[in-house]
RNA sequence: AGAGUUUGAUCCUGGCUCAGAUUGAACGCUGGCGGCAGGCCUAACACAUGCAAGUCGAGCGAGAAAGCACUUCGGUGUGAGUAGCGCAGUGGCAGACGGGUGAGUAACGCGUGGGAAUCUACCCAGUGGUACGGAAUAACAAUGGGAAACUGUCGCUAAUACCUUGUACGCCCUGCGGGGGAAAGAUUUAUCGCCGAAGGAUGGGCCCGCGUUGGAUUAGGUAGUUGGUAGGGUAACGGCCUACCAAGCCUACGAUCUAUAGCUGGUCUGAGAGGAUGAUCAGCCACACUGGAACUGAGACAUGGUCCAGACUCCUACGGGAGGCAGCAGUGGGGAAUCUUGCACAAUGGGCGCAAGCCUGAUGCAGCCAUGCCGCGUGAGUGAAGAAGGCCCUAGGGUUGUAAAACUCUUUCGCUAGGGAAGAUAAUGACGGUACCUAGUAAAGAAGCCCCGGCCAACUCCGUGCCAGCAGCCGCGGUAAUACGGAGGGGGCUAGCAUUGUUCGGAAUUACUGGGCGUAAAGCGCACGUAGGCGGAUUGACAAGUUGGGGGUGAAAGCCCGGAGCUCAACUCCGGAACUGCCUCCAAAACUGUCUGUCUAGAGUCCGAGAGAGGUGAGUGGAAUUCCUAGUGUAGAGGUGAAAUUCGUAGAUAUUAGGAAGAACACCAGUGGCGAAGGCGGCUCACUGGCUCGGUACUGACGCUGAGGUGCGAAAGCGUGGGGAGCAAACAGGAUUAGAUACCCUGGUAGUCCACGCCGUAAACGAUGGGUGCUAGCUGUCGGGAGGCAUGCUUUUCGGUGGCGCAGCUAACGCAUUAAGCACCCCGCCUGGGGAGUACGGUCGCAAGAUUAAAACUCAAAGGAAUUGACGGGGGCCCGCACAAGCGGUGGAGCAUGUGGUUUAAUUCGAUGCAACGCGAAGAACCUUACCAGCCCUUGACAUCCCGAUCGCGGUUACCAGAGAUGGUUUCCUUCAGUUCGGCUGGAUCGGUGACAGGUGCUCCAUGGCUGUCGUCAGCUCGUGUCGUGAGAUGUUGGGUUAAGUCCCGCAACGAGCGCAACCCUCGUCAUUAGUUGCCAGCAUUCAGUUGGGCACUCUAAUGGGACUGCCGGUGAUAAGCCGGAGGAAGGUGGGGAUGACGUCAAGUCAUCAUGGCCCUUACGGGCUGGGCUACACACGUGCUACAAUGGCGGUGACAGUGGGCAGCCACUCAGCGAGGAGGAGCUAAUCCCUAAAAACCGUCUCAGUUCGGAUUUCACUCUGCAACUCGAGUGCAUGAAGUUGGAAUCGCUAGUAAUCGCGGAUCAGCAUGCCGCGGUGAAUACGUUCCCGGGCCUUGUACACACCGCCCGUCACACCACGGGAGUUGGUUGUACCUGAAGACGGCGUGCUAACUUCGGAGGCAACCGGCCACGGUAAGGUCAGCGACUGGGGUGAAGUCGUAACAAGGUAACC
Repeated sequence: AGAGUUUGAUCCUGGCUCAGAUUGAACGCUGGCGGCAGGCCUAACACAUGCAAGUCGAGCGAGAAAGCACUUCGGUGUGAGUAGCGCAGUGGCAGACGGGUGAGUAACGCGUGGGAAUCUACCCAGUGGUACGGAAUAACAAUGGGAAACUGUCGCUAAUACCUUGUACGCCCUGCGGGGGAAAGAUUUAUCGCCGAAGGAUGGGCCCGCGUUGGAUUAGGUAGUUGGUAGGGUAACGGCCUACCAAGCCUACGAUCUAUAGCUGGUCUGAGAGGAUGAUCAGCCACACUGGAACUGAGACAUGGUCCAGACUCCUACGGGAGGCAGCAGUGGGGAAUCUUGCACAAUGGGCGCAAGCCUGAUGCAGCCAUGCCGCGUGAGUGAAGAAGGCCCUAGGGUUGUAAAACUCUUUCGCUAGGGAAGAUAAUGACGGUACCUAGUAAAGAAGCCCCGGCCAACUCCGUGCCAGCAGCCGCGGUAAUACGGAGGGGGCUAGCAUUGUUCGGAAUUACUGGGCGUAAAGCGCACGUAGGCGGAUUGACAAGUUGGGGGUGAAAGCCCGGAGCUCAACUCCGGAACUGCCUCCAAAACUGUCUGUCUAGAGUCCGAGAGAGGUGAGUGGAAUUCCUAGUGUAGAGGUGAAAUUCGUAGAUAUUAGGAAGAACACCAGUGGCGAAGGCGGCUCACUGGCUCGGUACUGACGCUGAGGUGCGAAAGCGUGGGGAGCAAACAGGAUUAGAUACCCUGGUAGUCCACGCCGUAAACGAUGGGUGCUAGCUGUCGGGAGGCAUGCUUUUCGGUGGCGCAGCUAACGCAUUAAGCACCCCGCCUGGGGAGUACGGUCGCAAGAUUAAAACUCAAAGGAAUUGACGGGGGCCCGCACAAGCGGUGGAGCAUGUGGUUUAAUUCGAUGCAACGCGAAGAACCUUACCAGCCCUUGACAUCCCGAUCGCGGUUACCAGAGAUGGUUUCCUUCAGUUCGGCUGGAUCGGUGACAGGUGCUCCAUGGCUGUCGUCAGCUCGUGUCGUGAGAUGUUGGGUUAAGUCCCGCAACGAGCGCAACCCUCGUCAUUAGUUGCCAGCAUUCAGUUGGGCACUCUAAUGGGACUGCCGGUGAUAAGCCGGAGGAAGGUGGGGAUGACGUCAAGUCAUCAUGGCCCUUACGGGCUGGGCUACACACGUGCUACAAUGGCGGUGACAGUGGGCAGCCACUCAGCGAGGAGGAGCUAAUCCCUAAAAACCGUCUCAGUUCGGAUUUCACUCUGCAACUCGAGUGCAUGAAGUUGGAAUCGCUAGUAAUCGCGGAUCAGCAUGCCGCGGUGAAUACGUUCCCGGGCCUUGUACACACCGCCCGUCACACCACGGGAGUUGGUUGUACCUGAAGACGGCGUGCUAACUUCGGAGGCAACCGGCCACGGUAAGGUCAGCGACUGGGGUGAAGUCGUAACAAGGUAACC
């Protein structure tokens, strides 16, 4: 100090998450020792038992026992008025401290700093005093009541208990005359006490300034309330209380109400500022079962004291009583969770006491717990055969790993034994035989936990197969998971380690330090203005803020620094610093402030001009629309994409004239004007607001902003009354449509208009609050002023309104003197998306609704700008048999063939839009063959290795069983090679054993290879440079041109690569070379290029030439190129072919082949026979043949080119109607053969289901083949179906092409209408690019990026979740009114009782009674909060549900408010 996560990628905004530290913790696994700390955070829930506050005999009464002596055994005396023991009493002091807890409390409670009207037992230093008397009472004794607790009556007694009197330096009261008020003794002494007043110290009480949580969906609160006067009361001031008087007091700087909470020193975190927290230790406060109350006392409203009420528990003889662990232990309960019913007063401290001493669960110690912090250990050195084992493996090795073993060494801790402290200062040591020291012992007793996809250090194998599971976020898992589980290995920390929870940090994500608001969340619709905040120049004064210095305080502990002590550390001790604060004194006077004087630059007034749809009211004008009346006139009008509803022969529309009514104001008109905004538009008048310019006379800071508040505020809407021409929600009808509650059309009511009153919202937008100052320019336009003159131009200035643009700013887009720049002042607003601008509550409104404004729950994003693509029923340019123009087809018929479907034992498998369907298959009768049925084999039909046997094997004859495979027998032929001569080696066959073979079994979504497609489309990229924060851009865009990213020009680009083109093959022309099997001009010869001869020609097949926009003209930019022409066999790529960029489609193929993984192994392998792949209601694709006369039939008989041929092609001859057959020459091919080319030409038929067409079928044959039944092809005779040019739709083709005609070949025994080739004859048309389809480039929009086969909205249905409403119901809390009124203090008192005093009357005291106050309780109507609630409302989330298609592209009606 940062990191992950929104996207295809980028920058930004923004949330979520992680790494750190922390803890009174808890949970999981594990656990050796010691030191120091800590240990009910929950039920202020209930508590058994024990202890936690007593002490003093030196205040007092009372008062034993043991022992001794005597005894009648009953006791008596003594001990002894003694005590050192026990139990109480009276009296004193202490139980107000110490210890616990945090319920209450938002408060002078706490913190801090001050103050005056106060008290203070014990303590300190002084001072004065301590006299004379008296009456009771407990204990005790007697006697009662009661279960008990306790208590009545009577009798006796003491005091430092109580009372009177006297005295009073000082004290208190006072009307200044006076009046009032004390004491206690004990003791032999010493001494200890007691009383008064004053002082100190200590500790309290009270008052004040400042600080001290959230909520305004809590805005008003308050009657003793605020103040005064007079009393009362208190230690003391005071409405603290009472009476009277006044009407105040608090509050937007947040009163009141409500929720929560003890406060602080500190603690945790943080760089700090802050944030969170208030365990342990320390200070203060509050409380003691709940509520109330006082008593005593120096001190309490006390609780280990009292009284009352209440709840609860216990005892009870039922009549009554007792109790209060939030003291220490401990128990139950609650809870995720927190200890021993320990030892000691030895130390420190406290109470009492003269003291000894007693008491002390305060405290000191020990016990339990890894709860935390700190320290130590679990061994150290050497040790490579790199052992064994484990794991991985490419099978070589690697790793665990110097790790182990082994050898050498040490003994901390532990254990055993011996010694043994300090803490104490003379005695006294719980801790404790502890710390520590010494000796011995043996490597001996002592290591785990989490993690290993990224963040984040650390990787492999196996298992699993969207299962089981993991997960802090992103996300893993659907057969090769470094993410699940196990293992090996590795990383981290270590007596701990992970997890969970908490707090701070990171988070500048509430921003004081230190954020923002044009588009990401965020500027109020606009103005006026209150409080508040801020404020021009200058003089003087003051000193509040400010600055400097001093003083006081800021407890201790803690943090920090320096030392010291425990072996170190934690821990503890000492010293210092600090405690950033508050109070106070002195000083300064720059700035702010206050007061004061002055000024004019801000602001305003005045005077003179000016522009304007600024506002309100009244009047008025023309055009248009509609309606009415009348005329002319006749059949349509109107409306639309096309129509219809509608109007019209009762006369429309059209047209002419007249009239009526309402609303709006064409042209001018303009990023022109005015206004604060909303908004304002014919003309005239009246009233009226603001602005600008010029002058510089006046005022003298009068200013800016503005929470609340007030006013204005489009449209729609509401109320009342008018008005109503046109337009037009709702509504009706017609269309469109699958539907059409819409878009379109015809009608049409509210409304739109006026007056008055409401509403108060808009994408009320410049999505940009107001004000002031400063910071380059250029150029329009509106309204003024000034200068110069050329008098219609120029220069300049002020104020508006626009465009471009520098610096600067911005995430970018963009803004840029009209800022989104640089600064200051004031206001408003924002803090992830959804839920939601919703619910509830309040306010406003007639209503509609507006305003203010949450939470639960849910997601990991939502969003802004820009980039590259893709897409658009966006745009521009261009191309292609893409359309158009043509020619011929398909779709209809019959047949062939493939597919789907169906069927079947099987109809094997694959291919499925273009880019599957005469496709794999260049040829299924058996075979093929993978399928089905049946029958057989199991190391196998095939390969390698091992063992044994044989020397073969193989061919051949015949027979038996069988469907065959196979099994059994048999005749004949043949008799392996090398050799070191050894059954030695090789080879072959058979048998056996197991490793293995085998699989057309699965997965092309695990793959290689090959292929299709976009597409022979013109594209796809890179290096360097430049631009941009970046993704990226530029280059590759632009102007031309091309078939082409082809070329030229321009240009922040310059170059390059893969593609294009060319190089290759072929056809067209020529030349050269070569002439056999080819050719024949001339010569000879023949039936015949047959032969001689020749190689000119044709041809063959090898090498070359030729074409390059090279030449001319025009055009173009003097370019590239284009157009035309010449020459030429060929002209602008000459025709055709081969050649397929980066990539796309998880395209196709595991059945060509190869191959990972999985699966089968007497079968999913192998063999055989038969069947099937050929089925057939039907649907589709591709073809053939036709429907006829451009034809059929018959005849004549001319002209090709590819190719193929020995298990072959077959001339020729013979017989057959023919398929073919029987003979048989030639040819291993420029030689022989296939080989006849067919369309052509001539004749005939004459428009018919025919002399068209040939399906189907009968019969008879031929050929191939082991075999034509399922299931071949062909021939002859006969038969003679559908079909008369084919609906919607759709295909091919631009020239030697389409169309048409035949020929050849591969496969192949046989089988072609298919496929691949060959030549013959040989057209038509293209104006053109609007449209359909596909593609290329540029541009634009986008919410798409799996990329439009995209994305995405709402209702409904189902499940779950939280929330709102809800008749009501249950409970808490609170204020008001009233009733009741315990204990208690206070006041009153006429009653009762009564020791001290008495002047004998009484005073005083106690009690009773009365009064007001008052806790609990009750009644009534409310407020508020919470629980439950039939039903109901919307919201959220869910798998591939239903209906539509709203939005994103012009989203198909632009979207939105």
Record summary: A computed fold for a 1457-nucleotide RNA from an uncultured prokaryote, annotated as small-subunit ribosomal RNA. RNAcentral holds the sequence, with entries from ENA.